[in-house]
RNA sequence: GCGAGAUUAGUAUAAUGGCAGUACAUUACCUUCCCAAGGUAAAAGCACGGGUUCGAUUCCCGUAUCUCGCU
Numbered sequence: 001g002c003g004a005g006a007u008u009a010g011u012a013u014a015a016u017g018g019c020a021g022u023a024c025a026u027u028a029c030c031u032u033c034c035c036a037a038g039g040u041a042a043a044a045g046c047a048c049g050g051g052u053u054c055g056a057u058u059c060c061c062g063u064a065u066c067u068c069g070c071u
Base pairs, nucleotide, nucleotide: 001070002069003068004067005066006065007064010024011023012022013021018054026042027041028040029039030038047063048062049061050060051059
């Protein structure tokens, strides 16, 4: 230099052109004499910019970071 792939909550990980889920973690409450365990609820996310579309996390282009391969 060229090519391919990945980027979703604090962490890990799904999904799909039409309200974005799960687990752990966090907070509050319940339970308990206390702790642990357990139960209920809440908060917290589609890497960034542009385009297509009635509608984009999803499709297209570019940028950034990471990984792999070739030279």
Background
Transfer RNA from a bacterium, 71 nucleotides, folded computationally. Rfam family: tRNA. About the family: Transfer RNA (tRNA) molecules are approximately 80 nucleotides in length. It is annotated as a transfer RNA. Rfam links the family to the GO term triplet codon-amino acid adaptor activity.